[in-house]
RNA sequence: GGGCCGCUAGCUCAAUUGGCAGAGCAAAGCACUCUUAAUGCUUAGGUUCUGAGUUCGAUUCUCAGGCGGCUCA
Numbered sequence: 001g002g003g004c005c006g007c008u009a010g011c012u013c014a015a016u017u018g019g020c021a022g023a024g025c026a027a028a029g030c031a032c033u034c035u036u037a038a039u040g041c042u043u044a045g046g047u048u049c050u051g052a053g054u055u056c057g058a059u060u061c062u063c064a065g066g067c068g069g070c071u072c073a
Stems, first nucleotide, its partner, number of pairs: 001072007010025004019056001027043005049065005
């Protein structure tokens, strides 16, 4: 330098042909317990990497950029 893949909650990841952004773990509260742990219930937590475009509507499609990874030379 070329090609490909990824970027979404604190972490690991979903979100199916564009139509209400979710799960597990972690966190907080409550119940249970002599206490802790475990377990159950509830709650909070998001500029979906950035900018632009298409569209009534974009996590999703297009373009440019950033970061990370794989591969070829």
A computed fold for a 73-nucleotide RNA from a Dehalococcoidales bacterium, annotated as transfer RNA. The RNAcentral record of the sequence draws on ENA. Its Rfam family is "tRNA". Rfam classes the family as a transfer RNA. Gene Ontology term of the family: triplet codon-amino acid adaptor activity. From the family's description: Transfer RNA (tRNA) molecules are approximately 80 nucleotides in length.